[in-house]
Context: one part of a larger RNA
RNA sequence: GAACGCUUGGCGGCGCGCUUACACAUGCAAGUCGAGCGAGAACCAGGGCUUCGGCUCUGGGGACAGCGGCGAACGGGUGAGUAACACGUGAGUAAUCUGCCCUCGACACUGGGAUAGCCCGGGGAAACCCGGAUUAAUACCGGAUAGCCUUUCGAGCUCUCGAGCUCGUAAGAAAAGAUGGCUUCGGUUUUCGGUUGAGGAGGAGCUUGCGGCGGAUUAGCUUGUUGGUGGGGUAACGGCUCACCAAGGCGACGAUCCGUAGCUGGUCUGAGAGGACGAUCAGCCACACUGGGACUGAGACACGGCCCAGACUCCUACGGGAGGCAGCAGUGGGGAAUCUUGCGCAAUGGGCGAAAGCCUGACGCAGCGACGCCGCGUGAGGGAAGAAGGCCUUCGGGUUGUAAACCUCUUUCAAGAGGGACGAAGCCACUCGGGUUAAUACCCCAGAGGGUGACGGUACCUCCAGAAGAAGCCCCGGCCAACUUCGUGCCAGCAGCCGCGGUAAUACGAAGGGGGCUAGCGUUGCUC
Numbered sequence: 001g002a003a004c005g006c007u008u009g010g011c012g013g014c015g016c017g018c019u020u021a022c023a024c025a026u027g028c029a030a031g032u033c034g035a036g037c038g039a040g041a042a043c044c045a046g047g048g049c050u051u052c053g054g055c056u057c058u059g060g061g062g063a064c065a066g067c068g069g070c071g072a073a074c075g076g077g078u079g080a081g082u083a084a085c086a087c088g089u090g091a092g093u094a095a096u097c098u099g100c101c102c103u104c105g106a107c108a109c110u111g112g113g114a115u116a117g118c119c120c121g122g123g124g125a126a127a128c129c130c131g132g133a134u135u136a137a138u139a140c141c142g143g144a145u146a147g148c149c150u151u152u153c154g155a156g157c158u159c160u161c162g163a164g165c166u167c168g169u170a171a172g173a174a175a176a177g178a179u180g181g182c183u184u185c186g187g188u189u190u191u192c193g194g195u196u197g198a199g200g201a202g203g204a205g206c207u208u209g210c211g212g213c214g215g216a217u218u219a220g221c222u223u224g225u226u227g228g229u230g231g232g233g234u235a236a237c238g239g240c241u242c243a244c245c246a247a248g249g250c251g252a253c254g255a256u257c258c259g260u261a262g263c264u265g266g267u268c269u270g271a272g273a274g275g276a277c278g279a280u281c282a283g284c285c286a287c288a289c290u291g292g293g294a295c296u297g298a299g300a301c302a303c304g305g306c307c308c309a310g311a312c313u314c315c316u317a318c319g320g321g322a323g324g325c326a327g328c329a330g331u332g333g334g335g336a337a338u339c340u341u342g343c344g345c346a347a348u349g350g351g352c353g354a355a356a357g358c359c360u361g362a363c364g365c366a367g368c369g370a371c372g373c374c375g376c377g378u379g380a381g382g383g384a385a386g387a388a389g390g391c392c393u394u395c396g397g398g399u400u401g402u403a404a405a406c407c408u409c410u411u412u413c414a415a416g417a418g419g420g421a422c423g424a425a426g427c428c429a430c431u432c433g434g435g436u437u438a439a440u441a442c443c444c445c446a447g448a449g450g451g452u453g454a455c456g457g458u459a460c461c462u463c464c465a466g467a468a469g470a471a472g473c474c475c476c477g478g479c480c481a482a483c484u485u486c487g488u489g490c491c492a493g494c495a496g497c498c499g500c501g502g503u504a505a506u507a508c509g510a511a512g513g514g515g516g517c518u519a520g521c522g523u524u525g526c527u528c
Stems, first nucleotide, its partner, number of pairs: 002524005009376001012373001022332003026329003031070003036067002043060007077287003087211007096204003101200007109143004119132005149172003153168007177192002180189003213259003220250003225247008262284004266277004289310005312323004340366001342365003348362001349360004379409004389400004413469001416463004423455001426452003430449003433445003472517005477498003483512005493500002
């Protein structure tokens, strides 16, 4: 965060699976880079051959795959577990790590062997797998260099006395190119990258004081348990782990056990103190079919990765395979109950890329349901000592009631017609101009033009006709605002409490009248 009953004309903003963390058909939700790399289909142009089907060579072209890089640890969902350093708040880390980003310094030398793809062969129903041949790199591996790091030894300084800092010493340990321009083809230069170090920013790990549920009809709990020495392990402290030694450690200031529960900023209520709650939004945590495990990596023990086991579902040629909506929609089930298998990347944000751009169910929008909140309308003025009808009546009348009719107006909103945005700041392999320059290249400019909107012809504005299209629900004994008549006769029924009803019922049912709210009104549930 409601549900149910009756009723119902618009608009804007907000929220909408609280129950089975039940099971899921289908589609989409994480890619991108050709300015890292080799290869290269369709197609186009030209040449050669041709049996006129086509074959082949060169150039262009770049699809689909592949190697490689970055991202995939963000973003999105859920609240199962968790009473815990999980959260909140304060402190510590002389016990730590940090990709991309920013500042500053140094470097980028020289070699090598493979492999995927493609091709050939083979196995399999499939998923996929095996063998051979061949090839590239910013992939991989040597060597060189080393201010920094690790380790050895030595010296000095500082204090928190165990470390830190400085100096020397020896050993180990780095790298990669691509693109545009110019070129005398040797190079040179732009931009983007690469290695290493110091610092920063942001992020993360760990430690710790204090704080926030119930039960004592749970009183004792504990053996890696508490501490020490040593080995191992980690980015890092530590029984984190292991061997040995000691026998400790916690507890009525509530240990242990049981139950319940994600925590907070906050939300609701209340004069406050407090009480209850923790939907939406924001921060943190935990989880991703159930349980366990590690790999890769700066970062995971990883929702849309891997391995094992289990339950379940599907395919199968029975040999074996595939899957995980607590992403967005949607389906079944359960339930009192909770939506569209929509549009778009135009904006904001994110990933990749030099950029153009691509991807983005994040997000921006639209759709459905009065679920809630806010605003508007359903007409306005006049109109009788007062029509008709209804109801009541003491039969005189009273009331419905200015209500209607009727007259004069207005036209919001809805309908119809026309006009019509902001959101576009920016960005642009487009054109032009200017600057820079040897240069028409690259680069630069608050430069000019042009292009770029899902929502949507929406908001908004104007015109048009006519009161025209738009009122219900609950209550009327007291609490509690609003009364009569008829029907019924302890029946039928009402009811939150007190209580009404057994023949004059303001309490049941109906009518007339009245009261209260109003596109809602009541009932039920929950909280203060």
Small-subunit ribosomal RNA, 5' domain from an uncultured bacterium, 528 nucleotides, folded computationally. The full RNA is in RNAcentral, with records from ENA.